The RNA shown here (small-subunit ribosomal RNA) has 1496 nucleotides and comes from an uncultured bacterium. The RNAcentral record of the sequence draws on ENA and SILVA. Its Rfam family is "Bacterial small subunit ribosomal RNA". Gene Ontology terms of the family: ribosome and structural constituent of ribosome. Model confidence (mean pLDDT): 83 of 100.
RNA sequence: GAUGAACGCUAGCGGCGCGCUUAACACAUGCAAGUCGUGCGAUCGGACCGGACCAGAUUCCUUCGGGAUGACGGACCGGUUACGGAGCGGCGGACGGGUGAGUAACGCGUAGCUAACCUCCCGUCGGGCGGAGGAUAACACCGGGAAACUGGUGCUAACACUCCAUGACAUCAAAGAACCACAGGUUCUUUGAUCAAAGGUCCGUUUGGAUUACCCGACGAUGGGGCUGCGUCCUAUUAGCUAGAUGGUGAGGUAAAGGCUCACCAUGGCGAAGAUAGGUAGGGGGCCUGAGAGGGCGAUCCCCCUCACUGGGACUGAGACACGGCCCAGACUCCUACGGGAGGCUGCAGUGGGGAAUCUUGCGCAAUGGUCGUAAGGCUGACGCAGCGACGCCGCGUGGAGGAUGAAGGCCUUCGGGUUGUAAACUCCUUUUCUGGGGGAAGAAUAAGGUCAGCAGGCAAUGGUUGACCGAUGACGGUACCCCAGGAACAAGCGCCGGCUAACUUCGUGCCAGCAGCCGCGGUAAGACGAAGGGCGCAAGCGUUAUCCGGAAUUACUGGGCGUAAAGGGUGUGCAGGCGGGGCAGAAAGUCGGAUGUGAAACCCCAUGGCUUAACCAUGGAGGUGCAUUCGAAACUGUUGCUCUUGAGUCCCGGGGAGGCUGUCGGAAUUCGUGGUGUAGCGGUGAAAUGCGUAGAUAUCACGAGGAACACCAGAGGCGAAAGCGGGCAGCUGGACGGGUACUGACGCUCAGGCACGAAAGCGUGGGGAGCAAACAGGAUUAGAUACCCUGGUAGUCCACGCCGUAAACGAUGAACGCUCGCCGUUGCCCCGCUCAAGGGGCAGUGGCUAAGUUAACGCGUUAAGCGUUCCACCUGGGGAGUACGAUCGCAAGGUUGAAACUCAAAGGAAUUGACGGGGGCCCGCACAAGCGGUGGAGCAUGUGGCUCAAUUCGAUGCAACGCGAAGAACCUUACCUAGGCUCGAACGCUAGAGGACCGCUCCUGAAAGGGAGCUUCCCCUUUGGGGCCUUUAGCGAGGUACUGCAUGGCUGUCGUCAGCUCGUGUCGUGAGAUGUUGGGUUAAGUCCCGCAACGAGCGUAACCCCUGUUGCUAGUUACCAUCGGGUAGUGCCGGGGACUCUAGCGAAACUGCCUGCGCAAGCAGUGAGGAAGGUGGGGAUGACGUCAAGUCAUCAUGGUCCUUACGCCUAGGGCUGCACACGUGCUACAAUGGCCGGUACAACGGGUAGCCACCUCGCGAGAGGGAGCGAAUCCCUGAAAACCGGUCCCAGUUCGGAUUGGAGUCUGCAACUCGACUCCAUGAAGCAGGAAUCGCUAGUAAUCGCGGAUCAGCAAUGCCGCGGUGAAUCCGUUCCCGGGCCUUGUACACACCGCCCGUCAAGCCAUGGAAGCUGAGAGCACCCGAAGUCCGUGACUCAACUCCGGCCUUGCGUCGGAGGGAGAGCGGCCGAAGGUGAGUUCAGUGACUGGGGUU
Repeated sequence: GAUGAACGCUAGCGGCGCGCUUAACACAUGCAAGUCGUGCGAUCGGACCGGACCAGAUUCCUUCGGGAUGACGGACCGGUUACGGAGCGGCGGACGGGUGAGUAACGCGUAGCUAACCUCCCGUCGGGCGGAGGAUAACACCGGGAAACUGGUGCUAACACUCCAUGACAUCAAAGAACCACAGGUUCUUUGAUCAAAGGUCCGUUUGGAUUACCCGACGAUGGGGCUGCGUCCUAUUAGCUAGAUGGUGAGGUAAAGGCUCACCAUGGCGAAGAUAGGUAGGGGGCCUGAGAGGGCGAUCCCCCUCACUGGGACUGAGACACGGCCCAGACUCCUACGGGAGGCUGCAGUGGGGAAUCUUGCGCAAUGGUCGUAAGGCUGACGCAGCGACGCCGCGUGGAGGAUGAAGGCCUUCGGGUUGUAAACUCCUUUUCUGGGGGAAGAAUAAGGUCAGCAGGCAAUGGUUGACCGAUGACGGUACCCCAGGAACAAGCGCCGGCUAACUUCGUGCCAGCAGCCGCGGUAAGACGAAGGGCGCAAGCGUUAUCCGGAAUUACUGGGCGUAAAGGGUGUGCAGGCGGGGCAGAAAGUCGGAUGUGAAACCCCAUGGCUUAACCAUGGAGGUGCAUUCGAAACUGUUGCUCUUGAGUCCCGGGGAGGCUGUCGGAAUUCGUGGUGUAGCGGUGAAAUGCGUAGAUAUCACGAGGAACACCAGAGGCGAAAGCGGGCAGCUGGACGGGUACUGACGCUCAGGCACGAAAGCGUGGGGAGCAAACAGGAUUAGAUACCCUGGUAGUCCACGCCGUAAACGAUGAACGCUCGCCGUUGCCCCGCUCAAGGGGCAGUGGCUAAGUUAACGCGUUAAGCGUUCCACCUGGGGAGUACGAUCGCAAGGUUGAAACUCAAAGGAAUUGACGGGGGCCCGCACAAGCGGUGGAGCAUGUGGCUCAAUUCGAUGCAACGCGAAGAACCUUACCUAGGCUCGAACGCUAGAGGACCGCUCCUGAAAGGGAGCUUCCCCUUUGGGGCCUUUAGCGAGGUACUGCAUGGCUGUCGUCAGCUCGUGUCGUGAGAUGUUGGGUUAAGUCCCGCAACGAGCGUAACCCCUGUUGCUAGUUACCAUCGGGUAGUGCCGGGGACUCUAGCGAAACUGCCUGCGCAAGCAGUGAGGAAGGUGGGGAUGACGUCAAGUCAUCAUGGUCCUUACGCCUAGGGCUGCACACGUGCUACAAUGGCCGGUACAACGGGUAGCCACCUCGCGAGAGGGAGCGAAUCCCUGAAAACCGGUCCCAGUUCGGAUUGGAGUCUGCAACUCGACUCCAUGAAGCAGGAAUCGCUAGUAAUCGCGGAUCAGCAAUGCCGCGGUGAAUCCGUUCCCGGGCCUUGUACACACCGCCCGUCAAGCCAUGGAAGCUGAGAGCACCCGAAGUCCGUGACUCAACUCCGGCCUUGCGUCGGAGGGAGAGCGGCCGAAGGUGAGUUCAGUGACUGGGGUU
């Protein structure tokens, strides 16, 4: 894009179309094929006319007796009519209408042929229509039967039937002639034979005329029959099929050729260019799609075919083997009196059923057409119309213009607003549609008939023909259309909004519910689910589903591929097939051109026209790639002939070679045997053990046996088709190559099928068997070890013969030929070169690197994967699966061929960047090593886990949580628990009302908070009022350490102070990307140098900053004091000084600068010099791009969610300190380098007013009481300790160690019970140096010693952050462990090795194979039975016509009998549907059990 559609939601109108795709399932009911009286007879009914009869209403007259009139009614006769019903006869029921079951076929399409044929009706032409005859239906009567129907007897007509006559230009036979390539050919002539007929109507003056039928013949037209070429689906897991089969002769049959049928004869015919079989299917014009080529389809319309309940059959007829005919069989339905009958909607409606699904039991013959008829007319579910259905296409409408305050409402919001939105309201206007009323078509004409006129003919009439006029008829339908009136009035939905793909927000939900075409959404902020608002698209429709084409170059003809993505056959040989070198000539099959015919119409396209437009319809034109015929052309291909040598082959000479087969020979080695020597081990491994060995091994010597394989030579070497081939020699044998020139003359290339060869393993038979060695055994290894390792060891490996037929049979690269730069090797042969030289050249091989080119890239590159030609094989997503079934080969193993269901959205190639590796290279780090000291053991401190608990608040969890947040939990803190309370609230803002100063004080209750009661009491201003402040009431906002660190900001940790991370431009690459940043050096460093398709730059490194180390200058108070002076018991105490120390500002100094050596340089080395310091002097701060969804919502901030008399707030008490246990981090120790006692010396950083506190007194002490100084270079904390000196202890659980416990105290603080620190006295635990394991540190470092500070009332601080004192050892080195950097390599990893991933087992589900069988369907075969029926035979039986003979008498168109001829019943035969039986076969379903597969 499309549809004969269906489904969901929705729906105003009209036009034109279309409407059982399924059950070719079954059908109630009605209708769908009749007509003709101008073919015929008869008659019933109807109608009409006439006549008479019965009866007699009414009315009139009346002498009342009656008469006249005679309606309605009844029944009869005759006639007319041709309205209804039936029959004989004619024509039509073979058309029209339906369907697509069957059919793979001359069925269809196309082009031809029919000299091998038919054709009712129609047209034209030429003739004809004489005579005779016997029946029969209807009907009548009598019967049978329930019915359907039917029998007998009798009568009758025809355009029914029969016979005779006539008869040709008809047909047949014979003869002859012409045409004629042939031919049952055509034409002509002669002779012979054979075959016809029907009337009706009208007119009329007669024999008649007219008209229409009828018969014969010819031609035409129309319609059909038959034959042929070409085209026409899938399967080879269908490869052979065929007995009327193929052909011939003859016959039969037909309208007609023909094995169409039959008899005989022959043995053919078809098939790899796909026979046969199986499956599927009506074919075409066309329709849909597509740029086209194609692909798919075959509704409506048109053409052809086919079928008519299923199967078979014929009859009639011009035509049928017949939809609404017949016969038979079968199934089904119906009727029945049970004896027997009837039926066929795949006609139009309609019903049931099936189904996702497809209409009215309508109107009409008015039109068009058909049939019958002279006609009028009849019939016509063909057809014309209407109805139903948005099923499709097309058209129209649901209003138009104005209208901002941008109304209300909805939704969103950053709360400002935005959006819905000129949309609405409102104003003005219009009236298509709608409603009411009115008018109102076209479609209808050559009707019949009539009138008039002309024409032809005729004596006339009817009649014929031409023209004019008159002339009836409408289903649709009072429809289309037009006019008037009314009034915006009655008329919008559906789908979608993550990307593809136009259209976005909010709420709800929370991997739920759900969505989904693909990718994929949803696990608490969903543009993807659901809803809403808004938007987008289409619109009386919109979506969904199904199907087809397209995109898809994704079956590639146009127009693909095959080294690694799927794909080259293992190799050769070679038939068919395909393709094929140069020249000339012929012919013209292919090819090309012209012409002719055809290619139906419709459809498509173009133009024009008709419906108001369009859809739709009409007219004309164009096109129709095709087929056929014919006339030409001759380049190319094919073909025929002649010729050529370059392709191919042959010949001569030559050398090379693991080419093949057979035989034979050889030495080395292993093993075994025998003997000698010899003694305790051998062997084997990572290490061992099994094994061998004192019965003498291994080792060694000699001899012997046997089998297999052939070291060195040996090479990127050689040979072979491939597999493959390796000792020597001999024999037989294949191929290639080089050189030569002669010969043949395209003999060539490729190759489906076929045939042959074909490693290893394996199989069969028979040998052989040394070594090796599946299986097997043992020993090890291991968690296990059915393995790797070791010791043994059987098939096998070897030979002969025969199978197998596969390999990563690989160059993953089919064969052949030609063309296209080079360089370097090597093998064989030849040539040149004076040679046994170098070197150069040629041919044929075999390698490496490359240009152009090519390739997705990798790569290939004269040995192509380049450029071309030819042929073959093969591929078409992954899995299932090289599986199943079938077939075939094989002894088997198995091979070859080779699917499907189901399942996935990938599988795969090459390359890129990372990451990773029990890959490689280089390098670094207290990483190891070398050292020193620890931890892990003890006690205690502290943190964590766990447990416990009302609560033990929360967070942190490998390194990178665990003396962490916490620089300090008794209350507070505090977030937790229990209990008691508050509810605008503990704090803040606003609004409104009421009250009052606020503050403060007192009392009651209570654990407190809280509650209750009471006392006291205003200020300011512009003053009936307002404001400030407070209390209270109500309402907004509060408050939350509640949740989410996976919504976040900020901050932080970590890799890591590791040297990296990037960019611009350029260049390379299709691209991802690369280059730079790699390489060679060097460095602590991507630090620097050199080189380089790179050149530069940025963030990092370094430096700049701070402290410290040296020094200069400046400046000296509170610091200092050398010199001068004064003073003290003593002290820079004082005057002074600015020298020194110091303080704190500014400078200097260090840069591989200098020297030597090495190096291109960068730089490195040196006990170098100098220097306070030497190679970043030491330390700090400083942390690139990024990683870990690392940590923190409990510092803070913050989105969202949640709570609101509570998850908020207040209070008291408790808890965070709880203790079977485990871990981390520490302190103190275990002692003599020590403890204790006494004495003596030397710091730095800091802190201090709710403070530090000198000094004095008291206390053993913690401390207490007094009390000066100091907001501090001034006063205080502040006595530093280790060290040193002296004494004591004497190796012990101690004079070590100090836990624990008892007692007594001090201090802080409302308050030390849970739960503080300290002091004194007493007590005196474990612990004697710490298992596996593990941590820190490279110099003023480790170790060790003390000091200060923050937090803080106090303190659980042994923590943390700082300060100084004393002050080591070791670094060979980079193999290893850990971490990291750079380069490189492999990768199936990318959540990146904590990755990915294989198989069994267990469970669920799904499809499928096998299977004893069971069931169904199909086709064929054999046999039996054999209906109807054609044909054949028979027919002693039956029968009107014609002929002949005879009898009779009523002499007739007489009758009876016989014969002939003809017809028939019956009987028999061939064939024959259905049915039956049987053996096989194909397909399908199912099946206990079983096999694998897929998926979760």